[in-house]
RNA sequence: GGUAAGGUUCCUUCGGGAAUACACGACCAGCGCACGGGUGAGUAACGCGUAUGCAACCUGCCCUUAACAGGAGGAUAGCCAGGAGAAAUUCGGAUUAAUACUCCAUAGUAUCUCGAAACCGCAUGGUUUUGAGAUUAAAACUACGGUGGUUAAGGAUGGGCAUGCGUGCCAUUAGUUAGUUGGUAAGGUAACGCUUACCAAGGCAGCGAUGGCUAGGGGGUCUAAAAGGAUGGUCCCCCACACUGGUACUGAGACACGGACCAGACUCCUACGGGAGGCAGCAGUGAGGAAUAUUGGUCAAUGGGUGAAAGCCUGAACCAGCCAUGCCGCGUGCAGGAUGACUGCCCUAUGGGUUGUAAACUGCUUUUAUACGGGAAUAACAGUUGCUACGUGUAGUGAUGUGAAUGUACCGUAAGAAUAAGCAUCGGCUAACUCCGUGCCAGCAGCCGCGGUAAUACGGAGGAUGCAAGCGUUAUCCGGAUUUAUUAGGUUUAAAGGGUGCGUAGGCUGGCAUUUAAGUCAGUGGUGAAAUCUCUCAGCUUAACUGGGAAACUGCCAUUGAUACUGGAUGUCUUGAGUGCAGUCGAGGUAAGCGGAAUGUGUAAUGUAGCGGUGAAAUGCUUAGAUAUUACACAGAACACCGAUAGCGAAGGCAGCUUACCAGAGUGCAACUGACGCUGAUGCACGAAAGCGUGGGGAGCGAACAGGAUUAGAUACCCUGGUAGUCCACGCUGUAAACGAUGAUCACUGGCUGUGUGCGAUACAUUGUACGUGGCUGAGCGAAAGCAUUAAGUGAUCCACCUGGGGAGUACGUCGGCAACGAUGAAACUCAAAGGAAUUGACGGGGGCCCGCACAAGCGGUGGAACAUGUGGUUUAAUUCGAUGAUACGCGAGGAACCUUACCUGGGCUUAAAUGCAGCCGGACCGUCCUGGAAACGGGGUUUCUCUUUGAGCCGGUUACAAGGUGCUGCAUGGCUGUCGUCAGCUCGUGCCGUGAGGUGUCGGGUUAAGUCCCAUAACGAGCGCAACCCCUAUUCUUAGUUACCAGCGAUUUGGUCGGGGACUCUAAGAAGACUGCCACCGUAAGGUGUGAGGAAGGUGGGGAUGACGUCAAGUCAGCACGGCCCUUACGUCCAGGGCUACACACGUGUUACAAUGGUCAGUACAGAGGGCAGCUACAUGGCAACAUGAUGCAAAUCUCGAAAACUGGUCCAAGUUCGGAUCGGAGUCUGCAACUCGACUCCGUGAAGCUGGAAUCGCUAGUAAUCGCGUAUCAGCAAUGACGCGGUGAAUACGUUCCCGGGCCUUGUACACACCGCCCGUCAAGCCAUGGAAGCCGGGGGUACCUGAAGUCCGUAACCGCGAGGAGCGGCCGAGGGUAAAACUGGUGACUGGGGCUAAGUCGGAACAAGGUA
Repeated sequence: GGUAAGGUUCCUUCGGGAAUACACGACCAGCGCACGGGUGAGUAACGCGUAUGCAACCUGCCCUUAACAGGAGGAUAGCCAGGAGAAAUUCGGAUUAAUACUCCAUAGUAUCUCGAAACCGCAUGGUUUUGAGAUUAAAACUACGGUGGUUAAGGAUGGGCAUGCGUGCCAUUAGUUAGUUGGUAAGGUAACGCUUACCAAGGCAGCGAUGGCUAGGGGGUCUAAAAGGAUGGUCCCCCACACUGGUACUGAGACACGGACCAGACUCCUACGGGAGGCAGCAGUGAGGAAUAUUGGUCAAUGGGUGAAAGCCUGAACCAGCCAUGCCGCGUGCAGGAUGACUGCCCUAUGGGUUGUAAACUGCUUUUAUACGGGAAUAACAGUUGCUACGUGUAGUGAUGUGAAUGUACCGUAAGAAUAAGCAUCGGCUAACUCCGUGCCAGCAGCCGCGGUAAUACGGAGGAUGCAAGCGUUAUCCGGAUUUAUUAGGUUUAAAGGGUGCGUAGGCUGGCAUUUAAGUCAGUGGUGAAAUCUCUCAGCUUAACUGGGAAACUGCCAUUGAUACUGGAUGUCUUGAGUGCAGUCGAGGUAAGCGGAAUGUGUAAUGUAGCGGUGAAAUGCUUAGAUAUUACACAGAACACCGAUAGCGAAGGCAGCUUACCAGAGUGCAACUGACGCUGAUGCACGAAAGCGUGGGGAGCGAACAGGAUUAGAUACCCUGGUAGUCCACGCUGUAAACGAUGAUCACUGGCUGUGUGCGAUACAUUGUACGUGGCUGAGCGAAAGCAUUAAGUGAUCCACCUGGGGAGUACGUCGGCAACGAUGAAACUCAAAGGAAUUGACGGGGGCCCGCACAAGCGGUGGAACAUGUGGUUUAAUUCGAUGAUACGCGAGGAACCUUACCUGGGCUUAAAUGCAGCCGGACCGUCCUGGAAACGGGGUUUCUCUUUGAGCCGGUUACAAGGUGCUGCAUGGCUGUCGUCAGCUCGUGCCGUGAGGUGUCGGGUUAAGUCCCAUAACGAGCGCAACCCCUAUUCUUAGUUACCAGCGAUUUGGUCGGGGACUCUAAGAAGACUGCCACCGUAAGGUGUGAGGAAGGUGGGGAUGACGUCAAGUCAGCACGGCCCUUACGUCCAGGGCUACACACGUGUUACAAUGGUCAGUACAGAGGGCAGCUACAUGGCAACAUGAUGCAAAUCUCGAAAACUGGUCCAAGUUCGGAUCGGAGUCUGCAACUCGACUCCGUGAAGCUGGAAUCGCUAGUAAUCGCGUAUCAGCAAUGACGCGGUGAAUACGUUCCCGGGCCUUGUACACACCGCCCGUCAAGCCAUGGAAGCCGGGGGUACCUGAAGUCCGUAACCGCGAGGAGCGGCCGAGGGUAAAACUGGUGACUGGGGCUAAGUCGGAACAAGGUA
């Protein structure tokens, strides 16, 4: 200003109309909307932090002060009537108001122009005073108190701009910039190259520009002793953004989250013509995701906006809801209670332990939960109203009124232990242990690692431990980590010194004096927001939480002072450094010339058959005359002797002699300069060998290559040749174990002993000094080895480099190079090690010493034959099992026809085949008879028990409890055994050395069979081994004398038979003896030597027993024992038969032989040790014999079993035999229940192979080998030729330790430690993984050029509108976006391709570790 809807009142023609200080939609105007709230995309920037400046600035509302407000005018929204459109919206017509708009007036300490004066400042300059001129203001409303308006000045608040310092990573980003840097002028701004024109060519950058990647910043937060490291969620400050990009408008303030315009992407509406939109506000939805809440209540308080105010708005805010997400507090009870109840779990299982005072039970309490009742503070205002103080109005005071949270916090009452415990772990780190299941499976695991039949590690259970409304896992950050080292590390060998020098920047730098005050130090002032942290006080019952105060914020700025040190300035000094003079030294460099030896070649000669080469050969050369020898000539390369841990050089490197030129070092003198020095990023130069380019040269050597060998192969080692190359000139390359694996310079710190070059002193014995170059040893250092005035010691300065192994010095990029290649130099992925030094072992196709029937010297065997026996293999129903290099194979087995026997087939039994105990029943048992059967077993019959007689003994049956297993594991075990090995070793205590592992002792010199002993000795002692002690044997003595013996005596049957003897042999007890004791020699000793003496025996007299610490997961569960597992009408057990005895073949161990040193026949001798009554058997008889029959002695020095080789004689005569005896036939004997499979023996007959054994291999050193027989165990018998013993006869040889094998000690190397049967490398093949290249293909961000160009500011403008102001329109500049083009950067993908990594048992070789077999 107005009345569209509504309320109330009035009127009404019931259609409606009017009023309204009720209320209020739209519209005009004012203020606000730039605050508050959200987010972190962008931004490495004056964005942020901090400290300054603005003399270059702005600021609405608020406060203070001064002045002012007079007059006039034309419109426009709304409203009314109408048009277009689907809509959004819009068009024109009439009419109207204002604190909206316009004009005039007034005005200066405002603004502008031209002057003057004073004062001040860090430059431009500023402030004050003053003169003249020009320009621009205002609005009303009112309850008359006031509110509002205009101008000017000041304040406050808020902002803007500028500057110093600070604020990520990448140099595989090194050059960048064109309005770029500065000036002048103009435009614009609060101000500036902010923009434009002209002029100049600057600006930034190794103290990191530019580029790329990443990221809001701070207060703070987490961690850490600190320094640091990591981080920026909530709260506070700042910045940026609001769908993406651009633009301005309005305004005090914006280029504006919920405003505008344009472009783009997207979504929605549409009548297809056009329109609408922006939750990174609060809720909520979808999607994504491992994951994150309610479309709640209220403006009651605090705060904001507006208004005069009431009031209105406010998802700011205050509350409530959800979530164990975090922090804090509280509870889930407390006390008593032992026969230590039951269950569970465990064990050494009649019982014990644990769960556990835990429970039950008794008493008590009631937080919390539940029910009921009471019940706050947060509220102070404003407003309304009364009263008081002077007069409106203000101020004070009373009344009234206002609570979302909320009937919440809190309080009271009631009953009752009542309503309330889980999660992880239990091998070590790390608090907490057992059982069962599983069996390298299933699984665990942070690291080490666990699991393959006894899992504290997997799964379950019991128990325990830790934390607790939580617990555990995962992710991330800091710590430990001195493991990036400023505090506070290293670089000889572990990763790490640049190949060496010169030198720029930089860093560091001698004495004295003066000055300055930048660094430094001290005082003062300002600032370092609040919150947070710390201390203290206070408020919620406590705490978390919150509030008050203090301290702190270790920083920055300003100012005043101090002046030792560092820095700046000036002067001066000589010791650092350099110059000069003198003589000295050297394989120092460059160039030129010269020399001899050797080699090769050529020519000539002599000369003849080979030369050469190797482990051995061959290729090769040679009768066309080599090699060899002689002479001459030529060529190229290298320089013997001297020559040396000697010299010189910065390093690489440098060696015949001479000359020239150049350089250096040290010494002496002390004349000169006067700090001129040290180091040295980037840079420059030099830089072995190989290699490259051009041109020469080419004797020897010699990659590649060829041939010959070697070998499984041999693209190697060896041999014969031989091209590049090696040499020279010029140019490139720029690397090496370029090493002292040790950067340069300066100073300091003990000794001993060489050597090179100078100088000096002498008394000519010696000795000083300087600079080099070696060795040894201290302190010190070092992980140790070691270094040690030539430091790896102690300090100073500068440079370089390192941060687990592999991938990898690789890829990509860049730079250099002719190339080869060099420099710089990652990541993915993968492993839990890689590495150093030292120790102990083991090993070596390393060394030294020593021993052994180890070799050698000998003798005899094995390997060839047949047989025996064991094994493998094969076969089988079964051929039971074990033993398997040495260390299994005549082994377990020292007796397989049945049994054994464990195996197979078949038939039986199931508390069982045995034993014990307890109960019950029956009776004898034992026998015997019949019967089925292969037997076991089954069926049937018969039948006198004894005795201390309620019972006991014995047997059978039955019941219960205890079975049984030669089934598995010897890699769960005991015990026993083999082997190294009867080898001489293996250890301990104390001491000493070493950080330690460990060493020493135990090594060294001798000696021994011996770690035996001696000497020496940081060792001194000791133990187990060695030796000795024990047994047998060799000699003697004593004692004893039967069954042994018999010298002498006697007897005799002639037999020690008898008497007797006690001498001898012998027997079996004791003793002696032998000890290098004696002698000689050697030696310190130990000891050794000797045909020594003596002695039976001589150096351990011979033999046996005796086997250290340990090794081989050696052997044995089948001898025995035993843990665990497995079977239970069978994997137990009984029986019959079969098998273990098979047979193409292979091997081991044996026997017998192949013959004359023999066979055969006859005769004659001599042992020892053993055995014997279900036995050995004399003797006699029979038989050819095995043996049978009879008979005697003997439980054994009494009886018995008993020798053969040998010797004597005969025969055989060299042959498959008078050798050899297998095999086979026949006949027998014996044992036994039984000799078929499957026994031994006897006789007769038969009469095989075999004529001394290939490669190879075994045993033995003296009463041994060889040879001969005898005995015993086992056993009925025997496959025994085996095993264990016994005696008889009885040799050869040993120079010696080079070699083979085994062993001992010392030493050395080692990448081995499961220990060389070790370790380990590469290709190929297979699987998986990440990655490089690649024709291309697909993206991404940024830049450049050109074309086009919206909105919009600005500039220009004659036609149109308007009286005019002004506007429309048009043009121009800039310009988002779009398009086109060529490049650069970056990512993904890509046939194919390259290498890399990883993976129990693949292929080929054998490169490295030892002398690794070619260092």
This is a predicted structure of a 1415-nucleotide RNA (small-subunit ribosomal RNA) from a metagenome. The prediction has a mean pLDDT of 82. Rfam family: Bacterial small subunit ribosomal RNA. Its family is annotated with ribosome and structural constituent of ribosome in the Gene Ontology. The RNAcentral record of the sequence draws on SILVA.